[in-house]
This record gives sequence, structure tokens and C1' cells, in this order.
RNA sequence: GUUAAAAUAUUAGUGGUUAUUGAUAUAUCGGCCCGGAUAUGGCGGGCAAGUCUCUACCCUCUAGCCUAAAACAUGAGGACUAUCAAAAGCCUAUUAACUUAU
Repeated sequence: GUUAAAAUAUUAGUGGUUAUUGAUAUAUCGGCCCGGAUAUGGCGGGCAAGUCUCUACCCUCUAGCCUAAAACAUGAGGACUAUCAAAAGCCUAUUAACUUAU
């Protein structure tokens, strides 16, 4: 696209998917273990906990702090994941057979 059958009579105000946005969770937080660096440094690995919750539990910049030791740290910004809701756009539009194009 064609044919056949069915349904409707303001059908279509449908269904699907989704960039993205919002909400909830969690505070990308807090507690530990082992090892490592040392002012040109401040990290690596692991454990449990936290969520009616799988996963994640870090990164960047930065006020400081630690006089060489084993411990950090303030502030700002950033998400990811789970669920729910919204959502431009796109796709779809009764069934079956056949045909054409990609």
C1' cells in the first nucleotide's frame, strides 16, 4: 500500500518510550581495621552500620592544621543509584493475508 473480515459513530481525551525536571532515600555522612605519604605530603585496600532500598559512599577548588609525628580538616560546588510523579519530542493506532520500499 492492497484486499477481506470485525468494531465504533463527537472512536483517538489511546498505548509505548524518552532527553529532562521534581519528590522520597542519605546526611555522597558517621564508626572501625591493615598498610602508605610527610610541609613538593596529607593516600591505598578492607569491614560493619546507616535507607520500608539495589547501588554508591567519591571528586574538584579552598580557610587552616600538623615542625617531621600520626593524625587531619573548614567552607563552596558536583552527582550516581532505587522507587514514584511530571514531561517537550519520537513511535504506535482492530485482526488476517498478500505486496512494495528501506
Predicted 3D model of a 102-nucleotide RNA (Purine riboswitch aptamer) from Anaeroplasma bactoclasticum. The sequence is in RNAcentral, with records from Rfam. The coordinates come from a structure-prediction model, not an experiment, and the mean pLDDT is 77. The organism belongs to Anaeroplasma, within Bacteria. Its Rfam family is "Purine riboswitch aptamer". Gene Ontology term of the family: purine nucleobase biosynthetic process. The literature on the family includes a 2003 paper in Cell by Mandal et al., "Riboswitches Control Fundamental Biochemical Pathways in Bacillus subtilis and Other Bacteria". Rfam describes the family as follows. Riboswitches are metabolite binding domains within certain messenger RNAs that serve as precision sensors for their corresponding targets. Allosteric rearrangement of mRNA structure is mediated by ligand binding, and this results in modulation of gene expression. A class of riboswitches that selectively recognises guanine and becomes saturated at concentrations as low as 5 nM. In Bacillus subtilis, this mRNA motif is located on at least five separate transcriptional units that together encode 17 genes that are mostly involved in purine transport and purine nucleotide biosynthesis. It has also been shown that some members of this family are specific for adenine instead.